RNA sequence: CGAGUCGGUCGGGCGGCCGCGUCGGCGGGCACCACCCGUCGCCGAGGAAAGUCCGGACUCCGCAGGGCAGGGUGGUUGUUAACGGCAACCCGGGGCGACCCGCGGGACAGUGCCACAGAGAACAGACCGCCAUCGGGUCCGCCCGGUGGCAAGGGUGAAACGGUGGUGUAAGAGACCACCAGCACCCCGGGUGACCGGGGUGGCUCGGUAAACCCCACCCGGAGCAAGGUCAAGAGGUCGCUCCCCAGGGAGCGACUGUGCGAGCGUUCGAGGGCGGCCCGCCCGAGCUCGCAGGUGGACCGCUAGAGCCUGGCAGCGAUGCCCGGCCGAGAGGGAUGGCCGCCACCGCCCGCUCAACCCGGGCGGCACAGAAUCCGGCUUACAGACCGACUCGUCCG
RNA sequence: GGGCGCAUAGCUCAGCGGGAGAGCACUCGCCUUACAAGCGAGCGGUCGCAGGUUCAAAUCCUGCUGCGCCCA
Numbered sequence: 001c002g003a004g005u006c007g008g009u010c011g012g013g014c015g016g017c018c019g020c021g022u023c024g025g026c027g028g029g030c031a032c033c034a035c036c037c038g039u040c041g042c043c044g045a046g047g048a049a050a051g052u053c054c055g056g057a058c059u060c061c062g063c064a065g066g067g068c069a070g071g072g073u074g075g076u077u078g079u080u081a082a083c084g085g086c087a088a089c090c091c092g093g094g095g096c097g098a099c100c101c102g103c104g105g106g107a108c109a110g111u112g113c114c115a116c117a118g119a120g121a122a123c124a125g126a127c128c129g130c131c132a133u134c135g136g137g138u139c140c141g142c143c144c145g146g147u148g149g150c151a152a153g154g155g156u157g158a159a160a161c162g163g164u165g166g167u168g169u170a171a172g173a174g175a176c177c178a179c180c181a182g183c184a185c186c187c188c189g190g191g192u193g194a195c196c197g198g199g200g201u202g203g204c205u206c207g208g209u210a211a212a213c214c215c216c217a218c219c220c221g222g223a224g225c226a227a228g229g230u231c232a233a234g235a236g237g238u239c240g241c242u243c244c245c246c247a248g249g250g251a252g253c254g255a256c257u258g259u260g261c262g263a264g265c266g267u268u269c270g271a272g273g274g275c276g277g278c279c280c281g282c283c284c285g286a287g288c289u290c291g292c293a294g295g296u297g298g299a300c301c302g303c304u305a306g307a308g309c310c311u312g313g314c315a316g317c318g319a320u321g322c323c324c325g326g327c328c329g330a331g332a333g334g335g336a337u338g339g340c341c342g343c344c345a346c347c348g349c350c351c352g353c354u355c356a357a358c359c360c361g362g363g364c365g366g367c368a369c370a371g372a373a374u375c376c377g378g379c380u381u382a383c384a385g386a387c388c389g390a391c392u393c394g395u396c397c398g
Numbered sequence: 399g400g401g402c403g404c405a406u407a408g409c410u411c412a413g414c415g416g417g418a419g420a421g422c423a424c425u426c427g428c429c430u431u432a433c434a435a436g437c438g439a440g441c442g443g444u445c446g447c448a449g450g451u452u453c454a455a456a457u458c459c460u461g462c463u464g465c466g467c468c469c470a
Stems, first nucleotide, its partner, number of pairs: 001394010012344007020044002023041007046369001050380002053378005058224004065280004070220005075089005090104001091102004105215002110213002112209003127154002129150009162180006181205001183202008228301004236257010259293007272284004308327003312323004346366007399469007408422004416453001424440005446462005
C1' cells in the first nucleotide's frame, strides 16, 4: 500500500427569531385552596423508544388433595433478579489465516415414515451380469432354454448392508489375512466438566429422520398498568318532609341505594362460581344468561430514584461482581419534545483556475432509520454516514 | 397500550411432509329458433416474503410484511 476479520463509540455542531409539555418561584383575576392569565427558571425521545419474540419487577386472583394431560429448554462450566440472553471452553463443519457457523441430549426403549425411479428401501435384493451343470442348435466365435450357485461389476436412487490390497474359489463372498475407518466394553493418564491422549479385547459393520410421535434430564400457577385502588357523577328505585290541584297524581328538598323492562334456567331435585387445563373430590352458594331501552364515559393514585447513570480502583481470560466519590436525566392523556433563517462540518454534481489532476474559489442539491406511554434485562428487525482500537493474509523496503 | 388469529387460482375455501385441488367466475364446444339452465373440455398459482431442518416443505421451525378480531 492492497485485500479482509472482529470489537467499540457517535448518530451532526453553533447562533438568532417564533412556538409546545410537566414541575417550581413571583404577580394578578379572589378573602385561602383549586382553576385561569402573564412572567421567570429547571428539564424535555432512542440506539433501536419498533416487533411484542423471551425473561423479570410490580398488581389482582388463586395457593385441601389425588390422577391424567399441556408448554418450554437441550454440549460443558460459569454469570445473572431471571432468561431461549451473555462469556469462556469442548465437539462437528467452513476458511491459507485473523475468524465464522451449529434448535449441539437419545435412532440396540418402542412406534411411524422413507414419494418417484429401481429387481430390491431395512435384519433387503437376481433386472443386466458372472459361474457350474443338463438339453438343444451351430457358420465352432458362440447362441437359446431348464436347474442351481454368486452381492465382485453395471444400472436406479438422497440413501443399496464398511474401504484398499491379497489369499481363496467353478464364479464369488469378512469365508480368511494385513492395514485403515467406525461401533461396543475394559484399563491407564490429564481436565471441575463437556472431552482429550494412549493401550487392550470383541463380534466383523449395526441406514436416515426426534424443527415425526416419543424417551430422558431440568424448568414453568393464571392474567396483565385498559393490572389494580380511591373519590365524584348519573339514568332510576324506596322512604320521609313541604307545597299544588281537576283527589290520586304531580313538583321541590333530604336520606339510603345504584338503572329500568322482557324472556329463559335456577334457590337443597343446587343455577352459577372457585381450586392454572380435564376428571374425581372439596368449598362458596342465590343468582346467572340473553335481548331491548337508557345513563356515566370525569378526577386522582399506581407514575417514574432505578437489578439507575458517570469517573476511578480492585477480583476475574471474560460475561460479571465488589468498593470509593459524584449526579438526578420526559411523565403526556385530542396525547408535548417542533418550525424558519444564517454559518460551519460531511457527501455528490457543475463551473472557474490548470496541458491535465490535486489544492483553492463560486453555485446547486443531499444529510438515514425512526419516535416514549408502568418499568427493567436481553434477542430480533430497520438505519445516510463518520470515527477509534485489536488482529490476519499478500507485496515491497529495513 | 396490551392480548390473539389469518394469508393457497379473479372470488369463497379444502389440503397440513412426497402428484397443488374443489365450487363459483372466464373461454370454447354440444343442446335450443334464441337465451337461461344442463353436459363436456380448457385457461388460470413466485401456496404473502426470506432463511433454516429434511433426500424432499403449501405443510415443520425462526424472522419479517400485510390484514382482521378482542379489552376499559